[in-house]
RNA sequence: CACGAAAAGGCAAACCUUUCGAAAGAAAGGGACGCAAAGCCGCGAGUCUACAGCCGUUAGGCCAUGACAGUCGGGCUACCGAAG
Numbered sequence: 001c002a003c004g005a006a007a008a009g010g011c012a013a014a015c016c017u018u019u020c021g022a023a024a025g026a027a028a029g030g031g032a033c034g035c036a037a038a039g040c041c042g043c044g045a046g047u048c049u050a051c052a053g054c055c056g057u058u059a060g061g062c063c064a065u066g067a068c069a070g071u072c073g074g075g076c077u078a079c080c081g082a083a084g
Base pairs, nucleotide, nucleotide: 001084003081004080010035011034015030016029017028018027019026020025033070039076040075041074043073044072045071046068047067048066053062054061055060
């Protein structure tokens, strides 16, 4: 460098409880489906939500500035070291 054998250690999906939020969702505790960057960054794409705003007689529709880093890509950083 590349890779993910070993060992040590790490993270923690669904679900449950509490709190926050209009919602998507988030935080904390419990819990482990998984993860070699499941560490960090909304930069590109994508997805989700729609309080407010706009349209509409209604029904409803549109809209990110909100959210997702465990959707994909990109950027930054990083433990261990068997074979190569």
c-di-GMP-I-GGC riboswitch aptamer from a Bacillota bacterium, 84 nucleotides, folded computationally. The coordinates come from a structure-prediction model, not an experiment, and the mean pLDDT is 88. NCBI's taxonomy places the organism under Bacteria, Bacillati, Bacillota. It matches the Rfam family "c-di-GMP-I-GGC riboswitch aptamer". Rfam links the family to the GO term cyclic-di-GMP binding. Of the family's consensus pairs, 95% are formed in the model. It was read from a public genome assembly, where an Rfam model found it.